[in-house]
SAM riboswitch aptamer (S box leader) from Candidatus Kaiseribacteriota, 97 nucleotides, folded computationally. The sequence is in RNAcentral, with records from Ribocentre. The coordinates come from a structure-prediction model, not an experiment, and the mean pLDDT is 81. The organism belongs to Bacteria candidate phyla, within Bacteria.
RNA sequence: AACGUAUCAAGAGUGCGGUGAAAGAACUGGCUUUACGACCCGCCGGCAACCUGUCGAAGAUAAGGUGCCCCAUCCAGCCCUCACGGGAAGAUGCUUC
Numbered sequence: 001a002a003c004g005u006a007u008c009a010a011g012a013g014u015g016c017g018g019u020g021a022a023a024g025a026a027c028u029g030g031c032u033u034u035a036c037g038a039c040c041c042g043c044c045g046g047c048a049a050c051c052u053g054u055c056g057a058a059g060a061u062a063a064g065g066u067g068c069c070c071c072a073u074c075c076a077g078c079c080c081u082c083a084c085g086g087g088a089a090g091a092u093g094c095u096u097c
Stems, first nucleotide, its partner, number of pairs: 002096001004094005013044001015043004022033003027077004045069003049066003052062004073089001078086002
């Protein structure tokens, strides 16, 4: 990487430094953010989804490994009983390989 599987409307900084033009996964149509510096990278701080540790019946706790921290996976596309419905795709974790 791929298959399988669980979750994805909860939670958590307009912090500091760097870079400098686009960004919000791909395509399409919208709609937003952005030189008052977005996106991305690093540091600090934090959250607690999965694994892990501890107590344990549930659950709680810790923050070690990943992950995540403004705005629903920004909305929709396919199906449909028209719904906080179901798919597809994507993201994250875990098993196998």